Notes:
This is a predicted structure of a 171-nucleotide RNA (Lysine riboswitch aptamer) from Halonatronum saccharophilum DSM 13868. The sequence was found by an Rfam model in a public genome assembly. Of the family's consensus pairs, 96% are formed in the model. The coordinates come from a structure-prediction model, not an experiment, and the mean pLDDT is 78.
[in-house]
RNA sequence: UAAAGUGAUAGAGGAGCAAUAAUCAAUAGUAAUAUUAAGGAGCUGUGUUGGCUAUGAAUUAAUAGGAAAGGGGUUAUUGCCGAAACCUUUAAGAGAAAACACAUCUCUUGAGGUUGGUUUUUUGCUUAAUAGGUAAAGAAUUGCCACUAAAUGUGGAGGGCUAUCUUGUAA
Repeated sequence: UAAAGUGAUAGAGGAGCAAUAAUCAAUAGUAAUAUUAAGGAGCUGUGUUGGCUAUGAAUUAAUAGGAAAGGGGUUAUUGCCGAAACCUUUAAGAGAAAACACAUCUCUUGAGGUUGGUUUUUUGCUUAAUAGGUAAAGAAUUGCCACUAAAUGUGGAGGGCUAUCUUGUAA
């Protein structure tokens, strides 16, 4: 000096991501509970044990009564840029319902995979919900890199990109 490799540090995208607290709407005049009437032997996701129950179970109707969790909006603060989200799987533990076992749900941990970010449409799942979330297939927009003389267009992915330092290779 050249190309580009290793490691580290600091940054950028944009209606950027997540958490906490307060507050608001909705959940909902719903659920629990109590009374009355009908009803007539059952009551938890399944099984066993236990508990309640003819001094009336499940269920239905009326009256009284009256929540909460998860999710969402706004504000403030904090941490950040695989921020974070989702899927599959391993291990063990905890929680929920009387106990145990199985199953289901939630949380924690390891491994692998997908997605640059946001908005939005259709279908499916979830949910009280047409809010929201999520999977797949599209559309729009925006940032980065490469190609293009330029305009513009095309392609790619975050293990990326930019800057600096360090170290290695060749002359």